[in-house]
RNA sequence: CGAGAAAAGGGGAUCAUCGCUGGGGGGCAACCCCGGGAGGAAAGUCCGGACACCACAAAGCAUCGUAGCGGGUAACGCCCGCCCAUCGUGAGGUGAGGACAAGUGCAACAGAAAGUAUGUAUGGCUUCGAAAGAAGUGCGUAGUGAAACCAGGUAAACUCUACGAGGUGCAAGCUCACAUAGGUGAACGCCUGAGGCCCGCUUGGCCGAUGUUCACGGGUAGAGUGCUGGAGCCCCUGGGUAACUCGGGGCCUAGAGGAAUGAUGAUCGAAAACAGAAUCCGGCUUAUCCCUUUUCUCGGUUU
Numbered sequence: 001c002g003a004g005a006a007a008a009g010g011g012g013a014u015c016a017u018c019g020c021u022g023g024g025g026g027g028c029a030a031c032c033c034c035g036g037g038a039g040g041a042a043a044g045u046c047c048g049g050a051c052a053c054c055a056c057a058a059a060g061c062a063u064c065g066u067a068g069c070g071g072g073u074a075a076c077g078c079c080c081g082c083c084c085a086u087c088g089u090g091a092g093g094u095g096a097g098g099a100c101a102a103g104u105g106c107a108a109c110a111g112a113a114a115g116u117a118u119g120u121a122u123g124g125c126u127u128c129g130a131a132a133g134a135a136g137u138g139c140g141u142a143g144u145g146a147a148a149c150c151a152g153g154u155a156a157a158c159u160c161u162a163c164g165a166g167g168u169g170c171a172a173g174c175u176c177a178c179a180u181a182g183g184u185g186a187a188c189g190c191c192u193g194a195g196g197c198c199c200g201c202u203u204g205g206c207c208g209a210u211g212u213u214c215a216c217g218g219g220u221a222g223a224g225u226g227c228u229g230g231a232g233c234c235c236c237u238g239g240g241u242a243a244c245u246c247g248g249g250g251c252c253u254a255g256a257g258g259a260a261u262g263a264u265g266a267u268c269g270a271a272a273a274c275a276g277a278a279u280c281c282g283g284c285u286u287a288u289c290c291c292u293u294u295u296c297u298c299g300g301u302u303u
Base pairs, nucleotide, nucleotide: 001299002298003297004296005295006294007293008292009291010290011289012268013267014266015265016264017263018262020037021036023034024033025032026031039274043285044284046283047282048281049280050279051169052168053167054166063165064164065163066162067161068082069081070080071079072078083097084095085094086093087092098160099159103158104157105154106153120142121141122140123139124137125136126135127134128133173225174224175223176222183216184215185214186213187212188211195207196206197205198204232251233250234249235248236247238245239244
């Protein structure tokens, strides 16, 4: 210098003008003031949890998922380490890495034959036969093939083994509550009694639809809550190869509900990509332009 490998980080800043919105304050009101206001993926909703309601004696079957060994974590199908396999000259990448001496299935080409044989050549052995030869046996050898009368291969075939999983999702759910119907209770009214119960039948007894008022209750519209301070973020120290974590200190960083987070101008090399919260976290995956840094590998050249 060229070609690569692995990882980490940043995406606008400042000022001015106008505008939107959750919170606080002021004002009778109009409105004014203060300070807060999207992302690394807010996305796909694919895994794992928190939380909520419903269900639930225990165990099993079915179904679905996971699969080397060890560790991390609230948990995981995620992450870390090691082994093995495989790709690469290498730095490194990838892994769908339990079991085919239980059963079933499958296997190109070649080969007589690929699975309880329809036994190819040749030799052996047995039986028959005077012999030639025939029949049987499946014992040796040969040839084909990855594999041949045999504990072969294949589970990204069914299956088996081990372990795990109750269901539904914040439009979960909870609270307040104008309303309507049905319900419950009380009072009054009606005294009409349909119908029902006791009963084999009769007698008899009991309950009782239909009216008005009040209360309870109900739960629609609507309102509140759930709702954002959290397995939170940053720094230091200790432990650990690492993922991660003990301890200490500091910080507060959107919570709407027809749904805000924007526009213009100036300066700074440029501000252009993908894209935008809706219960909240941990992951994975996908989309994506520009820039910066570190470590390492291979090749070439010069000293």
Predicted 3D model of a 303-nucleotide RNA (Bacterial RNase P class A) from a Bacteriovoracia bacterium.
NCBI's taxonomy places the organism under Bacteria, Pseudomonadati, Bdellovibrionota, Bacteriovoracia.
Its Rfam family is "Bacterial RNase P class A". The family's RNA type in Rfam is ribozyme. Rfam's curators write: Ribonuclease P (RNase P) is a ubiquitous endoribonuclease, found in archaea, bacteria and eukarya as well as chloroplasts and mitochondria.
RNAcentral holds the sequence, with entries from ENA.